[in-house]
This is a predicted structure of a 172-nucleotide RNA (Lysine riboswitch aptamer) from a Bacillota bacterium. The coordinates come from a structure-prediction model, not an experiment, and the mean pLDDT is 77. Of the family's consensus pairs, 100% are formed in the model. Rfam family: Lysine riboswitch aptamer. Gene Ontology term of the family: lysine biosynthetic process. The source organism's lineage runs through Bacteria, Bacillati and Bacillota.
């Protein structure tokens, strides 16, 4: 001086990810509640509890009449395994137990990112999310080819990646 391993710092991908607030539409003239009428014994996923012949459940009419999750836009914040999903453990919640559902911490696994299509599921939904499969697009690296470079094409991999800089040794 150069290289490798390891570590640290800073960055890039783009309808990029996520949170919060405001506002709007939809949810919906729905649920619920009240009145009238009808039916006539159960209602709730199962059990308990609770309600019910002072008529429950269910149906029709009239009146009143929401909300949540999800979505568009604006503002602001944290970010680039951003974040999302799945799993089982624990804790909390839905009147109690089981089932089922919701929330949270850590752990394990998958996914580079956005989009489109099909099927399934959640959902009021032709919105959106999730799972599986497929499709091309894009970023990155590797290999091969064209090529003076830039750049272009083909194939493939994955973020535990890629790019840039610093450190190999003492002192404070």
């Nucleotide at each position: 001086a150069g290289g490798g391993c390891a570590g640290a710092u800073a960055g890039a991908g783009g309808c990029g990810c996520g949170a919060a607030g405001g506002c709007c539409a939809a949810g919906a003239g729905u649920a619920g509640c009240g009145g009238c009428g009808g039916c006539g014994a159960g209602c709730c996923g199962g059990g308990c509890a609770g309600c019910c012949a002072c008529g429950a459940c269910c149906c029709g009419c009239c009146g009143u009449g929401a909300a949540a999750g999800g979505g568009a836009c604006c503002u602001c914040c944290g970010c680039c395994g951003a974040a999302a999903c799945g799993g089982a453990c624990c804790g909390g919640g839905c009147g109690c137990c089981c089932a089922g559902c919701c929330c949270g911490u850590a752990c394990c696994g998958u996914u580079g990112g956005a989009c489109u299509u099909g099927c399934a599921u959640c959902g009021a939904a032709g919105a959106g999310g999730u799972g599986c499969a497929a499709g091309g697009c894009u970023g990155u690296c590797a290999c091969c080819g064209g090529u003076u470079c830039a750049c272009c094409g083909g194939u493939g991999g994955a973020g535990c990646g890629c790019u840039a800089u610093c450190u190999c040794a003492a002192g404070g």